[in-house]
Molecule: c-di-GMP-I riboswitch aptamer
Organism: soil metagenome
C1' cells in the first nucleotide's frame, strides 16, 4: 500500500444474498474456486405435535434437486512495492 463487518443510501432478486456509494469492525491472503464439512432461502415428497380451520394451510424433523454464502472451516489455485 491492499480489502472492508455492523449500519445508511441507491439498485437487482420470490428469498437467502449480492451490486455501487458512504462508513470501519477487523482481516497478512478478509484475492479467486462451492471440491469436501456446515449455514441460510425458497421448491418438492415423506413424517409427527399442536394451533387455525375442515382434509388444506401454518410450525418442526427427515430426503431430494436448486440457489446462496469463500468474512464459518478444511481443501485448491494465484499472488504488489520497499527495508532489514
Nucleotide at each position: 500500500g491492499g480489502c472492508a463487518a455492523a449500519c445508511c443510501c441507491a439498485g437487482a432478486g420470490a428469498a437467502a444474498u449480492c451490486u455501487g456509494g458512504g462508513g470501519a469492525c477487523g482481516c497478512a491472503a478478509a484475492g479467486c474456486c462451492a471440491c469436501g464439512g456446515g449455514a441460510c432461502u425458497g421448491g418438492c415428497c415423506a413424517g409427527a405435535c399442536a394451533g387455525a380451520a375442515g382434509c388444506u394451510c401454518u410450525u418442526c424433523u427427515g430426503g431430494c434437486a436448486a440457489g446462496u454464502c469463500a468474512g464459518c472451516c478444511g481443501g485448491g489455485u494465484u499472488g504488489c512495492c520497499a527495508a532489514a